[in-house]
Context: one part of a larger RNA
RNA sequence: GCCAGGGAGUUUUUUGUUGUGGCGAGACUAAGAAGUUUUUUCAUCUUCGUAGUCGCAGGGAAACCAAUAGGUUCGCAACAUUUUUUGUGAGGAACAAGAUCUUAAUAGGGUCUGUAGUCACAGCAUCAAAACCCGAAGCUGGUCGAUCUAUUCCUGAGCAGAAUGAAGUCGCUCUUACGAGUGAUGGAAGUUCGCAGGGUUGUUGUCGUGCAAAACACUCCUCUGACUUGGGAAUAGUGAUGAAAGGUCAAUCAAGGCCAGUGACAGCUGGUUCCACUCGAAAUGGCUCUAAGGCCAGCCUGACUGGAGAUUGGUGGCGGGGUAGAGCACUAAUUGGGUGUUUAGGGGGAGAAAUUCCUCGGCAUCCUGUAAAACUCCGAACUCGUCACCAUCGUAGAAGGUCGGAGUGAGGGGCACGGGGUAAGCCUGUGUCCCGAAAGAGAAAAAACUCAGACUAAGGUUAAGGUCCCCAAAUGCUGGAUAAGUGUAAGAGAGUCUUUGGCCCAAGACAAUGGGAAGGUGGGCUUAGAAGCAGCCAUCCCUUAAAGAGUUCGUAACAGAUCACCCAUCGAGGUCAAAGGCAUCGAAAAUGGACGGGAUUUAAUCCAGCUACCGAUACCUUAGAACACUAUAACUUAGUGAUUGUGUAGAGUGGCGACCUGUUAGGGUAGAAGUGGGGACAUGAGUUCCUGUGGACCUGAUAGGUAUGUGGAUCCUGGU
Numbered sequence: 001g002c003c004a005g006g007g008a009g010u011u012u013u014u015u016g017u018u019g020u021g022g023c024g025a026g027a028c029u030a031a032g033a034a035g036u037u038u039u040u041u042c043a044u045c046u047u048c049g050u051a052g053u054c055g056c057a058g059g060g061a062a063a064c065c066a067a068u069a070g071g072u073u074c075g076c077a078a079c080a081u082u083u084u085u086u087g088u089g090a091g092g093a094a095c096a097a098g099a100u101c102u103u104a105a106u107a108g109g110g111u112c113u114g115u116a117g118u119c120a121c122a123g124c125a126u127c128a129a130a131a132c133c134c135g136a137a138g139c140u141g142g143u144c145g146a147u148c149u150a151u152u153c154c155u156g157a158g159c160a161g162a163a164u165g166a167a168g169u170c171g172c173u174c175u176u177a178c179g180a181g182u183g184a185u186g187g188a189a190g191u192u193c194g195c196a197g198g199g200u201u202g203u204u205g206u207c208g209u210g211c212a213a214a215a216c217a218c219u220c221c222u223c224u225g226a227c228u229u230g231g232g233a234a235u236a237g238u239g240a241u242g243a244a245a246g247g248u249c250a251a252u253c254a255a256g257g258c259c260a261g262u263g264a265c266a267g268c269u270g271g272u273u274c275c276a277c278u279c280g281a282a283a284u285g286g287c288u289c290u291a292a293g294g295c296c297a298g299c300c301u302g303a304c305u306g307g308a309g310a311u312u313g314g315u316g317g318c319g320g321g322g323u324a325g326a327g328c329a330c331u332a333a334u335u336g337g338g339u340g341u342u343u344a345g346g347g348g349g350a351g352a353a354a355u356u357c358c359u360c361g362g363c364a365u366c367c368u369g370u371a372a373a374a375c376u377c378c379g380a381a382c383u384c385g386u387c388a389c390c391a392u393c394g395u396a397g398a399a400g401g402u403c404g405g406a407g408u409g410a411g412g413g414g415c416a417c418g419g420g421g422u423a424a425g426c427c428u429g430u431g432u433c434c435c436g437a438a439a440g441a442g443a444a445a446a447a448a449c450u451c452a453g454a455c456u457a458a459g460g461u462u463a464a465g466g467u468c469c470c471c472a473a474a475u476g477c478u479g480g481a482u483a484a485g486u487g488u489a490a491g492a493g494a495g496u497c498u499u500u501g502g503c504c505c506a507a508g509a510c511a512a513u514g515g516g517a518a519g520g521u522g523g524g525c526u527u528a529g530a531a532g533c534a535g536c537c538a539u540c541c542c543u544u545a546a547a548g549a550g551u552u553c554g555u556a557a558c559a560g561a562u563c564a565c566c567c568a569u570c571g572a573g574g575u576c577a578a579a580g581g582c583a584u585c586g587a588a589a590a591u592g593g594a595c596g597g598g599a600u601u602u603a604a605u606c607c608a609g610c611u612a613c614c615g616a617u618a619c620c621u622u623a624g625a626a627c628a629c630u631a632u633a634a635c636u637u638a639g640u641g642a643u644u645g646u647g648u649a650g651a652g653u654g655g656c657g658a659c660c661u662g663u664u665a666g667g668g669u670a671g672a673a674g675u676g677g678g679g680a681c682a683u684g685a686g687u688u689c690c691u692g693u694g695g696a697c698c699u700g701a702u703a704g705g706u707a708u709g710u711g712g713a714u715c716c717u718g719g720u
Base pairs, nucleotide, nucleotide: 001720002719003718004717005716006715011129012128015125016124017123018122019121020120021119022118023117026054027053028052032048033047034046035045058065059064068096071095072094073093074092078088079087080086097113098112099111100110101109102108132271133270135268139261140260141259142258143257144256150235151234152233153232154231155230156229157228158227159225161193162192163191164189168185169184170183171182172181173180174179197222198221199220202218203217205216206215237253239249240248241247274655275654276653277652278651279650284297285296286295287294288293298408299407300405301404302403303402304401305400309393310392311391313390314389315388316387317386318385319384320383321382325378326376327375331372333370336367337366338365339364340363341362342361345360346359347358348357349356350355411435412434413433414432415431416430417429418428419427420426440451441450442449455624456623457622458621459620460619461618465614466613467612468598469597470596474611476610477609478608479607480606481605491585492584495582496581497580498579499578500577501576502575503574504573512569513568514567515566516565519541520540523537524536525535548563552561553560626644627641628640629639630638631637656709658706659705660704661703662702663701664700665699666698667697674693675692676691677690678689679688680687681686
């Protein structure tokens, strides 16, 4: 891992509500007692038992006081009706009236009032209990441990061999002495080497499902001492012991083990068992020692009530708004200039100073030019309110209300409009549509993009999107563009195509070729020089067909070349500018490689247009099933459904199956239960039949009951 068996909302209590039944201004008994049946008791049943509980009146803290035998209006159903109307009008609604509290108050306000409850059973929920099941680390109490280990005490034991050579002592030599030197002796020492013994530095070696829950090997430390060790004792858990590492206290230590409290608590994780049908959410707001949770509201569901309106659409009238945009009339900013003034301030001039003049700046004003979420002289689209009409739903009962039961209270994405941010598959709002909880077709694949909301079956037609092959349908038609295999960006450019406008042109344009391109003058200044051409200033006149006080190259400066400009040859369009389409460049990423692939070029690319076809569970047609509603005596039958049909959490309803009990009805050795294989029926849970095996018990109906349904839980046990 697989298989089998086991495995999770239970029981009592409190309260609420719905349904059913009994009795009803009352309802019910509890403990207990007697009797009956039986099996002695218990238990069942019958009869008592009225304690007590709830209700019949409320208000008030209390004292205390104490209510409608229904007065008015509206009006659903129903009934009646001279029946399209009207009347009566249970229930219901709104007032009025009343009790009491507060108060000075017959003011105002709060609570209550025109008799329905109670008991039992069942369903759902709630309270307290283990409370659907499993799961801590922990806390507390009582006990057991010092055979391991820590320290201490008592009593024993052990430490081969070698080295070094302290104090002291002796001899010799020297010395006045003190003492010194030297040779011996001596045998000190947490001394040295090293065995046993004790330890454990390195290899970060071997091993690492081991020889071993700490071993092996080599290496290394110590080895007469703060040494090692046997035995006997002591110290115990908020305690011991500790040359101190939070170390050790029996493989257990930032508080040992065991048992108990104990099914600890857990807002956290995991799991929570049969079928079908109807409806169907939320991820928001408020509060919260709250943010992984709750409570209230919102949204879902079921029942009852209610009785005529309701509303998501459209149009119009009336009214509201100050956004987008725009603007500068206000506010706060803001460009340049003019005028006026200038007491304060800065700079400069005159003056011995007072003072004075100029200027900057400030302020005011005029003109001019910008700009704003918290500016507005303006001002849309749009949106909101209300009324009316249309439309839709609604007496086959809508809206609203009351009560029971929830779940949700992490949301996510698209579009539009925002706010923050450099930006984000980012954070955070508003509206709306999706996913969540939605399948199907398309986008290669793809939660939320496009189409489209799904009972089953069959046929047809379409949507989005497509029609060369993969792959259903056009190698379709018409007119253009593209040459890049383009078919992605801002931007760039004599690519090409289209459009618009200006100028020139047979009195000859544009290009090309040939020729000229002069004089005053070398303009003036500057400069060593400056002569068209270093630089500065000016930029005139003459001859002309035309010729710049000179476009570029060139010279030291000249010279020279060339251009503008003019003439000739030639012979038709030329030139300048703007806008747009398609293409080119812009264009760099890590495995070889991607339009989904193949491949495609007057296309199978792009733009515009046209006609066919393909293509969904959409729409239509036919048949069937389900559900809802109506009619009906009926759970049946018939009709209606364009205006029923997806569905998570969740609410509601109807069923299938297991075991037990009462009653009843049966089956079985002519073969029960169980079990292998097979057939049929049912939407399904499942039911039923046949056959093989098996060899003795089993079942239907009805009523009641429950230790009643498993794939999960690192689930448990067993097997493999």
A computed fold for a 720-nucleotide part of an RNA from Candidatus Methanovirga aequatorialis, annotated as large-subunit ribosomal RNA, domain II.
The sequence was found in a public genome assembly.
Model confidence (mean pLDDT): 83 of 100.
The organism belongs to Candidatus Methanovirga, within Archaea.
Rfam family: Archaeal large subunit ribosomal RNA. Its Rfam clan is "LSU clan".